[in-house]
RNA sequence: GGGCGGUUAGCUCAGUUGGGAGAGCACUUCCUUGACGUGGAAGGGGCCACAGGUUCGAGCCCUGUACCGCCCA
Numbered sequence: 001g002g003g004c005g006g007u008u009a010g011c012u013c014a015g016u017u018g019g020g021a022g023a024g025c026a027c028u029u030c031c032u033u034g035a036c037g038u039g040g041a042a043g044g045g046g047c048c049a050c051a052g053g054u055u056c057g058a059g060c061c062c063u064g065u066a067c068c069g070c071c072c073a
Base pairs, nucleotide, nucleotide: 001072002071003070004069005068006067007066010025011024012023013022019056027043028042029041030040031039049065050064051063052062053061
């Protein structure tokens, strides 16, 4: 330098028909306990890597850039 894959909550990841942003763990509060843990209930947290474009509408499609991984040279 070329090719492929990835980037979504603190972490691990779903979201493949373009219209609701989600799960598990973690965190906060409450209940339970003498206390901790376990268990139960409720709740907070995301400009979907960045910038443009297409569209009535983009996490999802197109282009470029950045970073991570693998392969080729």

A computed fold for a 73-nucleotide RNA from a Candidatus Omnitrophota bacterium, annotated as transfer RNA. Lineage of the source: Bacteria > Pseudomonadati > Candidatus Omnitrophota. Model confidence (mean pLDDT): 83 of 100.